[in-house]
RNA sequence: CUGGGUGUAGCUCAGCAGUAGAGCGCGUGGGUGACAACCACGAUGUCACUGGUGCAAUCCCAGUCAUCCAGA
Numbered sequence: 001c002u003g004g005g006u007g008u009a010g011c012u013c014a015g016c017a018g019u020a021g022a023g024c025g026c027g028u029g030g031g032u033g034a035c036a037a038c039c040a041c042g043a044u045g046u047c048a049c050u051g052g053u054g055c056a057a058u059c060c061c062a063g064u065c066a067u068c069c070a071g072a
Base pairs, nucleotide, nucleotide: 001071002070003069004068005067006066007065010024011023012022013021018055026042027041028040029039030038048064049063050062051061052060
């Protein structure tokens, strides 16, 4: 330099046009002699950024950035 993948909660990931979710973790209460398991309730996100299409974009299109893979 060229081609491609990925970017969503603290972490791992789902969702791929129509109100953003799960597991783990975290907080509070219960539980225990205590700690854990377990139970109940709860909090959390400018969906990497900018623009475009469209009634509507995490999702489609273009560009940018980061990261990974392959090639030169």
The RNA shown here (transfer RNA) has 72 nucleotides and comes from a Kofleriaceae bacterium. RNAcentral holds the sequence, with entries from ENA and MGnify. Its mean pLDDT, the model's own confidence on a scale to 100, is 81. Rfam family: tRNA. Rfam's curators write: Transfer RNA (tRNA) molecules are approximately 80 nucleotides in length.